[in-house]
RNA sequence: CUCUUAUGUAGAGAGGCAGAGGGACCGACCCUGUGAGGCCUCGGCAGCCUGCUGACGAUCGUUACGAUCAAGCAAGGUGCCAACUUCGGCAGAGAUGAUCCUGAGAACAGGAUCAUUAUCUGGAAGAUGAGAG
Repeated sequence: CUCUUAUGUAGAGAGGCAGAGGGACCGACCCUGUGAGGCCUCGGCAGCCUGCUGACGAUCGUUACGAUCAAGCAAGGUGCCAACUUCGGCAGAGAUGAUCCUGAGAACAGGAUCAUUAUCUGGAAGAUGAGAG
């Protein structure tokens, strides 16, 4: 770097250096000299892997023990410590509005197009873990 797969509204910041951008991309919105992002030190969180427990609970086997899971603990490997992955981007549905067509005098009903969206579903992309090349 590529592929596969799982996850994501939870959680967790101080000091020092240095000094202008940052939040992946685009748009919006937001953070930022009351110091961004980065680096260092210390601290913290616990998603995945790992280790331990697994009494009570669930399932299975067998029989009174074992396995797996749920759950809990640790913090070894990673990761993380503004905002749901900040929100959206593509597709569908819903809602609202406008215009037009048909029925009809109108209200109204059906349909089409367009716009908007504190809504829903799926997807894409990106992030992290695990595995593979």
Molecule: SAM riboswitch aptamer (S box leader)